Context: one part of a larger RNA
Order: sequence, then C1' cells, then structure tokens
RNA sequence: GAACGAACGCUGGCGGCAGGCCUAACACAUGCAAGUCGAGCGCUCUCUUCGGAGGGAGCGGCGGACGGGUUAGUAACGCGUGGGAAUAUACCCUUCUCUAAGGAAUAGCCAUUGGAAACUAUACGCCCUAUGGGGGAAAGCAGGGGAUCUUCGGACCUUGCGCUAUUGGAUGAGCCUGCGUCAGAUUAGCUAGUUGGUGGGGUAAUGGCCCACAAAGGCAACGAUCUGUAGCUGGUCUGAGAGGAUGACCAGCCACACUGGGACUGAGACACGGCCCAGACUCCUACGGGAGGCAGCAGUGGGGAAUAUUGGACAAUGGGGGCAACCCUGAUCCAGCCAUGCCGCGUGUGUGAAGAAGGCUCUAGGGUUGUAAAGCACUUUCAGUAGGGAGGAAAAGUUAGUAGUUAAUAACUGCUAACCCUGACGUUACCUACAGAAGAAGCACCGGCAAACUCCGUGCCAGCAGCCGCGGUAAUACGGAGGGUGCGAGCGUUAAUC
Repeated sequence: GAACGAACGCUGGCGGCAGGCCUAACACAUGCAAGUCGAGCGCUCUCUUCGGAGGGAGCGGCGGACGGGUUAGUAACGCGUGGGAAUAUACCCUUCUCUAAGGAAUAGCCAUUGGAAACUAUACGCCCUAUGGGGGAAAGCAGGGGAUCUUCGGACCUUGCGCUAUUGGAUGAGCCUGCGUCAGAUUAGCUAGUUGGUGGGGUAAUGGCCCACAAAGGCAACGAUCUGUAGCUGGUCUGAGAGGAUGACCAGCCACACUGGGACUGAGACACGGCCCAGACUCCUACGGGAGGCAGCAGUGGGGAAUAUUGGACAAUGGGGGCAACCCUGAUCCAGCCAUGCCGCGUGUGUGAAGAAGGCUCUAGGGUUGUAAAGCACUUUCAGUAGGGAGGAAAAGUUAGUAGUUAAUAACUGCUAACCCUGACGUUACCUACAGAAGAAGCACCGGCAAACUCCGUGCCAGCAGCCGCGGUAAUACGGAGGGUGCGAGCGUUAAUC
C1' cells in the first nucleotide's frame, strides 16, 4: 500500500447493488417449511331448486432420495483431471405387445375388549339363504358417437390419459483406474482376510465384498505405519510475475442430520421434517406406560468482540401432484433491520473589502482566521407535500378459423385471430407541480519517517509512543486553544493475510 463475512471508538443526510453466528455439529418454547389426485376405489356427512353442489376419514397412485441446511467427520479414488468395463436407471422420447380371467387378504365402517393417554385387541356387524353356507370394491378411467346388438346398465367404435411386457435413446447414478492433493522421522518398520489363487455365496454389477480350501505373500526412506490438522474444487485476496495466503457469498462434488447401530419400502435411501434397537437429554403420566429431535425459515436461551424480522406473496422463475381448473411450495421473488462493504449524489451557486465584529497572535505598527461571514442576486438535486404513471404478463380461459386424428362435421390436440383476465413488491421505477437555502459534517493527524506551527498549561510529573524516541521551567513530540494538513458520510484503532 492492498484487502476483509470484521469488531471497537467518535460521528452520521439520501439512494442503488451486494453481504450479514467466523464462537457452542450447544440446548430449543411457538408457528410455518411436502403434499397432491374424486378423470383409481368403496364408505360416510351436509346443503339442495332433486338436476346437482360441497365436505370428511380411509384404501390405492405418484411425490416425501428433489429442493433447503451444515462442515462434525474424512489425508480418502473424498476431491480435481484423464481414461475404463462387469452394471442398473422411476418420470421423458422411441419400437413393439396387451389392456383378460380367477383366488385370498387388509384399512375404512359397525359392534364389543383393554388403556389416563398414545393407542390397541377380537372378528363381528351388513345382504341372501336357513343353521351347512354363500355374497360384497380395487386396471382401468374420462370425453364423444352413426349403424348393429341389448337384460336398457351397456356392449361396440373412436380419442386422450393410464396399466403389462419389450427395443433403442436420453437423463441422473453405482464401480475400477493413471496422475495430482497439509505437517511431523523427537513416528521405522506395518499387515493375518493380511497378499494373490481355486471353488462357491452375495450384489444391478467387478472384486476377500463374504465363506471354504490349499499357498505365503503384500506395503515401506520415491516415507509405509502412527500422530496432529483439514471437507475438496471452480475460485478469492495479494503480487510486475513467479509465488504466498485462503476456500465467507455464488457454482460443482463429497459427507452429515441428537449420539451409535440396523434394515424395510422403493427406479433410486440404509432416508433432515420415515421405521426399529440402544444411549444421553427434555416433556406428559392416573406410575402401568408414552412423546420428541430447528446443521429448514423466522424466533428463544447460552457462548461470544460480533452477525438481522416469530414479515408479505405464490405475481414471476422453478419444483411436486393433477386431463385440467387448481392445490402445495420459509425453494424462490420481495419487503424489514444493520454505514458491514462497493458505487453514486447531496449538505448550495454567483457576487461581496468597511478586509466588520469576535477569536488567536504580535516587535502593539500589524498579521491571521478571511470572500470566510453578513449583505445582494440566484438555483432547488436529494429529503418533504400533491398529482400522474411504465415494465416485470406470458400463459391459462372463452369464441371463431384452420390442420391432424377419426366412420364422423362430434370430441381431443397443434397453430392463427379476437375477446377477457391475473402484480406480493407498491404510496414501485420514472415524470410533473409546490415551497423555501430551506432539513443534512465529521474524524484523524501536524518532531522525523510523512502533507501540516504557534501560544498557553505542565515540569522525567501528568502523559505520548508503529519505529527512532519526547517530558527534569522557554516541549512544533504531553494536555488545551488558535491555525493548518489529509480523508470525507465517514474517519481512526485493533485482529489476522499478502
């Protein structure tokens, strides 16, 4: 000098853009953060103009493996980069096939049992039979339809969505491997599934991954093993570069989800807001037994020099579900707080010598503050008040036309046109008008380094100090004042880095 996720002291007008627990991966009150589908299924309740409309728990499907958080662990094929073969991949695109029949459960519901609760057990209840028993939903669903058939429910045809099996792809993933990846030798030897083989098991898949058998190997001063530290990278800071330091924000990858272990379901997890077991902790309890997991967003206590609102909206972007309308979304978009940083703007402009008064100083003449002020003439950015006012909005929907599909002019889909409608931010950005210089300057320094000097006080005291060093009666170095220098809504100090 640069730089900062900074803090502290003094001071503080506005805006834009960014950033905001670096410490205790400490403990958490409360609310929200993952649901959705009635165009899969039966049941049930409410309203009803009797057409229908709306709600509820449950089964079932898809999604809760994404998104969001954190950096504890990890010195490792974890990461970076380049290769590889022995794999599977829901949804999506594509090829092809089917969309049939039968059987048995379970929840819901009803009745009863146990329980304080969390919850739970029995197999009954319903209909038909008549004492033997039998029946009852779930791979189809929705829209449209001319013939034909019909038990008048439909069959059938067709379109769309879905289901089953399948081909190729895409996507994301698992695995192997060359090279690179901190410090310590005051850590020198380490290893028994250890090293390779044969045969098996297991996996989506290779493999001591696991097992049996026989063999005795494997690693290491080119640093094994052990110990300490640490998430890695793109990058970031600095530097002319080489390098050094670093890994906040943003992006990619890994790991973790109270601590430890385990599997289940599933295309995918050994699963943050799933399950089971053990442990610590907290809470409820009728003492028999139960409930919980903010390293999601806010917020609380604690720790700390130190880090924000228990906000708004799904309008946009994206995600999940759904044919869709739509629902959900603390992702996200916004707003709030903080000079934490960067950038921009303002705190007036011109004129004005009687060089006013006052202050400071003086050789008492003067000098300086200083065109500075006052005065005069203007301007009105920003802030204030009032009015106007984009863009972020395209879709979806309705109607019409057209093309595809079809037996079809119906329905559906694509395209085009018209209409209609959707904004949290928001009293938006921006523009116009009004009033009046009106509301807006500080901080550090002035011995040398290093820009900037005098007076008073103090008297090796009080104090200053980054280094050299100042202070013991004329201190440009301490404290105050006047003046000056530097930067400026900031200025200094401190910590760590180059």

A computed fold for a 498-nucleotide part of an RNA from an uncultured prokaryote, annotated as small-subunit ribosomal RNA, 5' domain. The coordinates come from a structure-prediction model, not an experiment, and the mean pLDDT is 81. It matches the Rfam family "Bacterial small subunit ribosomal RNA".